[in-house]
Order: sequence, then structure tokens, then C1' cells
RNA sequence: UAAGCAUUAAGAGCGGCGUGAGGGAACUGGCCCUGAGAUCGCCCGGCAACCUGGAAGCAAGAAGGUGCCAAGGCCAGGCUUUGCAGCGCAGAGCAACGAUGUGUU
Repeated sequence: UAAGCAUUAAGAGCGGCGUGAGGGAACUGGCCCUGAGAUCGCCCGGCAACCUGGAAGCAAGAAGGUGCCAAGGCCAGGCUUUGCAGCGCAGAGCAACGAUGUGUU
């Protein structure tokens, strides 16, 4: 890096130092956050339970490896379906794309 598998509506920072204008994956549209400090880096704190883990199996824990800590992955986009008088709007389901973990090469 790639095929596979699992999860993706729960949970957890108004912390400190530095930086200094953008950010919420990408495109379009919307919406939101942001000099009362975005983003990124480091430190501290926390959440969670994918992996390891006194273990033959099941369940659980300390500790460790990751991950995560605005809003559902912020929402919509494609397909199916339901409702409404409505080419439109709304609801439900699925997919695609993405993210994280796992494990094989």
C1' cells in the first nucleotide's frame, strides 16, 4: 500500500505552552466553529474497549499498543420505498465514499 472482516446516532477538554487564520476528509450546495484564538506541534487530563494481557474455553480487570475527546462521519447528493394534489418536499432503508481497528502478504 491493497483485497477481507468489525465498528461508524453512545462516551470523553471552556486545561497549559508555542503558533497566528483559517477549520468541520474530498467536490457541489447548505449549516456551523473561529482574534473571547482557527489550524498545527508538544505537555497534561479524559473516554472507549479493536488488539495484547495471570488463559484450554467463556466473562471480567490492572497494565500496555492504537484510536478518539463541537454538532450522527455536521447535513444533503446515488438507488429503493412510503406519504402529500404537487415536476417538489418530507420520512424510512440501502449503497457509495471516508475514518478507525484487526489480521494476511
Molecule: SAM riboswitch aptamer (S box leader)
Organism: Kiritimatiellales bacterium